[in-house]
């Protein structure tokens, strides 16, 4: 210079723009002499930041940062 990616502690979804989920994980309860398994329930998000368009942005414009790939 081109291309991808960035959303919970981890991995990752996330329809056409209507306002965030799952899995594991953590906590509590139930069950069990006790743990583990399993039932249940809850907590934990500035969606990478800044700004624009919009009634409305995780999503669409711009410009940054980090982190993979590819080319000189």
């Nucleotide at each position: 210079g081109g291309g991808g990616a960035g959303u919970a502690g981890c991995u990752c979804a996330g329809a056409u723009g209507g306002a965030a989920g799952a899995g594991c994980g953590c906590u509590c309860g139930g069950c069990u002499c006790u743990g583990g398994a399993c039932c249940g329930a809850g907590a934990g998000g500035u969606c990478g930041c800044c700004g624009g368009u919009u009634c409305g942005a995780c999503c669409c414009c711009g410009g940054c940062c980090u982190c993979c790939c590819c080319u000189g």
Transfer RNA from an uncultured bacterium, 72 nucleotides, folded computationally. It matches the Rfam family "tRNA". Rfam classes the family as a transfer RNA. The gene name in the source record is trnQ. The sequence is in RNAcentral, with records from ENA. The prediction has a mean pLDDT of 81. The same sequence occurs in records of 2 taxa.